The RNA shown here (transfer RNA) has 73 nucleotides and comes from Aphelenchus avenae.
Rfam family: tRNA.
The coordinates come from a structure-prediction model, not an experiment, and the mean pLDDT is 82.
Taxonomically the source falls in Aphelenchus (Eukaryota, Eumetazoa, Chromadorea, Aphelenchoidea).
């Protein structure tokens, strides 16, 4: 230099055009306990990497950029 893939809560993930973005762990609160843990219940936490485009509508499709991984040279 060329090429393929990835980027979504603190971490790991699902979703792949349809308007409240999923689940687990973690965090917080409540119940329980003398207390802690476990368990159960509930809650908070997301500019869906950035900038444009397409569309009535974009996490999803297209282009560029940034970062990461693999392959070729």
């Nucleotide at each position: 230099g060329g090429u393929u893939c990835c980027a979504u809560a603190g971490u790991g993930u699902a979703g792949u055009g349809g308007u409240u973005a999923u689940c687990a762990c973690g965090u917080c609160a409540g119940u329980c306990u003398u207390a802690c843990a476990c368990a159960c219940u509930g809650a908070a936490g997301g500019u869906c990497g950035c900038c444009g485009g397409u569309u009535c509508g974009a996490u999803c499709c297209c282009g560029g950029c940034u970062g990461g991984a693999g392959c070729c040279a």